[in-house]
RNA sequence: GGAGUUGGCCAAGGCAGCCGCUGCCUGCCGCAAGGCAGGGGGAGGAAAGUCCGGGCUCCACAGGGCAGGAUGCCGGCUAACGGCCGGGCGCUAUAAGUCGCAAGACCCAAGGCGACGGAAAGUGCAACAGAGAAUAGACCGCCGAUGGCCCCAGCGCGUGAGCCUGGGGAUCAGGCAAGGGUGAAACGGCGGGGUAAGAGCCCACCGCAGGACUGGUGACAGGACUGGCAAGGUAAACCCCAUCCGGAGCAAGACCAAAUAGGGAAGCAUCAGGCGUGGCCCGCGCUGCUUCCGGGUAGGUUGCUUGAGCCCCGCAGCAAUGCCGGGCCUAGAGGAAUGGCUGCCAAAGGACGCAAGUCCUUCACAGAACCCGGCUUAUCGGCCAACUCCCCCU
Numbered sequence: 001g002g003a004g005u006u007g008g009c010c011a012a013g014g015c016a017g018c019c020g021c022u023g024c025c026u027g028c029c030g031c032a033a034g035g036c037a038g039g040g041g042g043a044g045g046a047a048a049g050u051c052c053g054g055g056c057u058c059c060a061c062a063g064g065g066c067a068g069g070a071u072g073c074c075g076g077c078u079a080a081c082g083g084c085c086g087g088g089c090g091c092u093a094u095a096a097g098u099c100g101c102a103a104g105a106c107c108c109a110a111g112g113c114g115a116c117g118g119a120a121a122g123u124g125c126a127a128c129a130g131a132g133a134a135u136a137g138a139c140c141g142c143c144g145a146u147g148g149c150c151c152c153a154g155c156g157c158g159u160g161a162g163c164c165u166g167g168g169g170a171u172c173a174g175g176c177a178a179g180g181g182u183g184a185a186a187c188g189g190c191g192g193g194g195u196a197a198g199a200g201c202c203c204a205c206c207g208c209a210g211g212a213c214u215g216g217u218g219a220c221a222g223g224a225c226u227g228g229c230a231a232g233g234u235a236a237a238c239c240c241c242a243u244c245c246g247g248a249g250c251a252a253g254a255c256c257a258a259a260u261a262g263g264g265a266a267g268c269a270u271c272a273g274g275c276g277u278g279g280c281c282c283g284c285g286c287u288g289c290u291u292c293c294g295g296g297u298a299g300g301u302u303g304c305u306u307g308a309g310c311c312c313c314g315c316a317g318c319a320a321u322g323c324c325g326g327g328c329c330u331a332g333a334g335g336a337a338u339g340g341c342u343g344c345c346a347a348a349g350g351a352c353g354c355a356a357g358u359c360c361u362u363c364a365c366a367g368a369a370c371c372c373g374g375c376u377u378a379u380c381g382g383c384c385a386a387c388u389c390c391c392c393c394u
Base pairs, nucleotide, nucleotide: 001390002389003388004387005386006385007384008383009382010381013345014344015343016342017341018340019339021042022041024039025038026037027036028035029034044365048376049375051374052373053372054371055370056249057248058247059246068245069244070243071242072241073087074086075085076084077083088116089114090113091112092111097106098105099104117240118239122238123237124234125233139180140179141176142175143174146173147172148171149169150168151167152166153165154164156163157162188206189205191203192202193201207229208227209226210225213222214221215220253302254301255300256299263293264292265291266290267289268288273287274286275285276284277283309328310327311326312325314323315322316321347362348361349360350359351358352357
């Protein structure tokens, strides 16, 4: 310098003026409600989805268990997490490299992905194709050593039916699973020996299983030696094991509290009327007025933004993160504010023009609602850093 990968940051372009909206502070006016003036604050990296985790609030709660849910390699971080950091293992892409005429193959950097505990506890499932899909299987194919059948030969035996010996046929029984074929997956691979043909039947190598021992906190890695090879796959199927989990949510909750209606207590009235009970009368019960009390609706206040907070320096740590010190206060609305116009400058695009230039358009995704840590999703464009490979120079 080039190529690639990963991560971080910014992001209504900047400045000025005018007019608005909504909180806060100060001053003045006003009994108060409030009004006026000045100053100052006013969306995001995701405010989103509401998918996880926590704070806070109320309710419940002796302790234990069942059911249910979530998580699941190891170590660390954290208030906690299904998050983050570091590591292990597995899978995988591209450049570079190697081989090759090429097609391509091999090897594969920084990287990417992984619900990554258990399939030798049990149950289940596997479409289509295929002979066979888990106590395997035989369609094509190979063999047919052995036993039968058929054919041929024999100066073999027998009077003869026939027998015996040798050769042939692939014909029957039977043997095999090497090769073909099906499939996502076919019960180790490949080479040699062996055989009638074959087969871990035997052997070498590779794989696999067990494994003393060694290294590591651990996941795991290496591995003397042993074994002819079982224990195929699937647990985002039931299930088993381990760990964790009480419920509801700011419309939580707390406070003040009108009118109307209703409740309770005390006092007054108990006269009359009405209603109920009853066939009727008496009787009994309710119904009145005043004052006080409490609940509670509308409404208002609060919860509300000082918090696992932000910035900077230093220390510990590979890092996530933690600690020390200093500095800062940075939206709190609530049918819900955070906007509009003008001018100048800048950028990008388009049109016109020979040119100078002129005119037009415009920033992506998106909008707080108790707060925080994450994840996921959306996103025009720009800046920076780290890492890997290649080339050049010293």